[in-house]
Context: one part of a larger RNA
């Protein structure tokens, strides 16, 4: 891991609701007893007790009333007749109470054969090195100290096996081993190592102290018991079909992943009048917008209280100011906690119409209290987030089908079953891949098929302005002068370093006291301006459509799903088609309502039939019991295997083979009553 078997809402009592049965203003016995019986049992007694038939008050007490009270005011609770005893079912309570699961707590015991420390008594430490004290001999001295030589053999001394250890690294890590092996290392006469016997233990021991060790997991050992501890937590909880179908919110909570009540679901019997939509007219309100009348903010101008600074004065006065600036005023603004104003929606109640029971009340049973994304109006955040928060609508949750390449929450659309029939939705119609064409424009970027500020004689179409046959624009030819080198400045300043006037006069077709280049300064080249040549448009501004640049990312094209496309792209217009579990057609089923009938079931018509938690209903199968039964069975029971067949399904029937002795049908009843999951349990492989 697979297979087979086992494996979870039970039982007792109490309460409550529903269904059903007995009796009924009553209902009912308990313990116990008599009789019968093969027997759990049957039957008859037993009225103690319990519930109900009267309530109100704290009570005395009164009583269809009573209590409060001074009250005949008022008001509260009552009265105007249904219960009770069984059974079944739903749910609650008390019990382990659907099953499995702790970490732990307490008690009584068992452990120091492992290990920690201690006690008693034994054992062990190759070999080598060093050479303390002290004694001796000698030197030395007044005597010493001291020195030399040798003897000696000290030391938690030195090197290093056994022995003990475990610092580094490699291997081992379903190991050779539940702690080892290799290489290297530390101690090795000591606080040494070790044998045997003994002592100390569970909040206790022992500990050169690591929370270490106390029999291979010790921040409190192990065994048994309390014990089925408790678990607001996790997991699991077994056949079928039918009808309906949620919630992820509010309030409170030592509450926040748990509860309680309400909300939302379902079922029941009854009662009431409804729910909802549209129209009309009425009402409450202060949002969007707007506004500046209030409260505040904020800009500029006018006015200039007051202040600053300067001058003046002995002081008071006074004067000046291009500084700040109140009030008032002009103009233009801003505001969730501003409002002189003020919608659209939504909300409330009324009337009419539509509508059809979708609404409300009462009772039984729930589940839900982690919601998610999308649209809209907001707050928060950074006008970030697949962010957080509340509101409103939708979808998912609990919804399959078609589309969006793929994709809970987007778009279309809500699957009772069958059909090799039809029509459509979203979205599509060159090929993959069902279905396409026409017309007129646009795009040239593979734009389409990702992106901003910003940039650009891209291109198309409107608008508008200047110039132009009295000849424009561009090119070419020619002129572009004189006073004058304007004045000043300056070394110089001559159109062209700078300053001044800016504007001069003259000759002119025209020509600036000069547009740029240039020179040290001149010169020189240009421009403005003018003529000629040429012969038709030219130069701007603004708007719109589509395109261009801006444009760098990590495995591989990779920013159309792909191929590929210049239409198979974009815009507009038109006509077709494809396309879903939608709609229609045909056949079948179920539920509900209504009607009918040959009334306990049929028929007809209509509507309905996605579904998690959950509510309600109807069934199938398994084991046993009771009562029946023409029951079946060696001419082959149950069981097993395969095939055929019936039913909407759980399931049923039958044939053949196997098997070798029991088994079934009907109607009731009772349950150890249905397995794929629980890191389930046991066995097998």
């Nucleotide at each position: 891991g697979c297979c087979u078997g086992c494996g979870a809402g039970u039982u007792a009592c109490c309460g409550u609701a529903u269904u059903u049965g007995g009796c009924g203003a009553g209902g009912u016995u308990a313990a116990g007893g008599g009789c019968c019986u093969g027997g759990a049992g049957g039957u008859c007694c037993g009225g103690a007790g319990c519930c109900g038939a009267a309530g109100g008050g704290a009570a005395a007490c009164c009583g269809a009333g009573u209590c409060c009270g001074a009250a005949a005011c008022g008001g509260g609770c009552g009265a105007a007749g249904a219960g009770u005893c069984g059974a079944a079912u739903g749910c609650g309570g008390u019990a382990g109470a659907c099953c499995c699961g702790a970490a732990a707590c307490c008690a009584a015991g068992u452990g120091a054969u492992c290990u920690a420390g201690c006690c008693a008594u034994g054992g062990c430490c190759a070999g080598g090195c060093u050479g303390a004290a002290a004694g001796a001999g000698g030197a030395g001295u007044g005597a010493a100290a001291u020195c030399c030589u040798g003897u000696g053999g000290a030391g938690g001394g030195c090197c290093g096996a056994a022995c003990c250890u475990a610092a580094a690294u490699c291997c081992g890590c379903u190991g050779a081993a539940a702690a080892g092996g290799g290489u290297u290392g530390g101690g090795a006469u000591g606080a040494g190592c070790u044998g045997u016997g003994g002592c100390u233990c569970g909040g206790a021991g022992u500990g050169a102290a690591a929370g270490g060790c106390u029999a291979a997991c010790c921040a409190a050992a192990c065994u048994u018991g309390g014990a089925g501890a408790u678990a607001g937590c996790u997991g699991g909880u077994a056949c079928u079909c039918u009808c309906c179908g949620a919630a992820a919110u509010a309030g409170c909570u030592u509450u926040a992943g748990g509860g309680c009540u309400a909300g939302c679901g379902u079922c029941g019997a009854u009662g009431a009048a409804u729910a909802u939509g549209u129209a009309u007219g009425g009402g409450a309100g202060g949002u969007a917008g707007a506004g500046c009348a209030c409260u505040g903010g904020a800009u500029a101008g006018g006015u200039g209280c007051g202040g600053g600074c300067c001058c003046u004065u002995c002081a008071c006065c006074g004067g000046g100011u291009a500084c700040c600036a109140a009030u008032c005023u002009u103009a233009a603004c801003c505001a969730a906690a501003c409002u002189c104003c003020g919608a659209a929606u939504g909300c409330c109640g009324a009337u009419a119409c539509a509508g059809g029971a979708a609404u409300c009340a009462c009772g039984g049973c729930a589940g839900u209290c982690a919601g998610a994304c999308g649209g809209u109006a907001g707050c928060u955040g950074a006008u970030a987030a697949g962010g957080g928060c509340g509101a409103u609508c939708g979808u998912c949750a609990a919804a399959a089908g078609g589309g969006a390449a793929a994709g809970a929450g987007c778009c279309c659309a809500g699957a009772c079953c069958g059909c090799c029939g039809g029509c459509u939705a979203a979205g599509g119609c060159c090929c993959c891949g069902a279905a396409g064409g026409u017309g007129u424009g646009c795009c040239a970027a593979g734009u389409g098929g990702g992106a901003a500020a910003g940039g650009a004689a891209g291109u198309a179409u409107g608008a508008u302005u200047g110039c132009a046959a009295a000849g424009a624009c561009a090119g070419c030819c020619a002129g572009g002068a004189g006073g004058u080198u304007g004045g000043c400045u300056c070394a110089g300043a001559a159109g062209c370093a700078g300053c001044c006037a800016c504007a001069c006069c003259u000759u002119u077709a025209a020509a600036g006291a000069g547009u740029g280049c240039g020179u040290a300064a001149c010169a020189g080249c240009u421009c403005a301006c003018u003529g000629g040549u040429c012969g038709a448009g030219u130069a701007g501004u603004g708007a719109u459509g589509c395109g261009c640049c801006g444009a760098a990312a990590a495995u591989g094209u990779a920013a159309c799903g792909g191929g590929g496309c210049u239409a198979a792209g974009c815009a507009c217009a038109c006509c077709g088609c494809c396309g879903a579990a939608g709609c229609c057609g045909c056949g079948g089923g179920a539920u509900u309502a209504u009607g009918c009938u040959g009334u306990u079931a049929g028929c007809a018509u209509a509507a309905u039939c996605g579904g998690u938690a959950g509510g309600a209903g109807a069934g199938c199968a398994u084991u046993g019991u009771a009562u029946g039964u023409a029951c079946g069975g060696a001419a082959g029971a149950a069981g097993c295997a395969u095939g055929c067949u019936u039913g909407a399904g759980a399931a049923g029937g039958u044939a053949u083979g196997u098997g070798g002795a029991c088994g079934g049908g009907a109607u009731a009843c009772a349950a150890g009553a249905g397995a794929g999951a629980a890191u389930g349990c046991a066995g097998g492989c």
Molecule: large-subunit ribosomal RNA, domain II
Organism: uncultured bacterium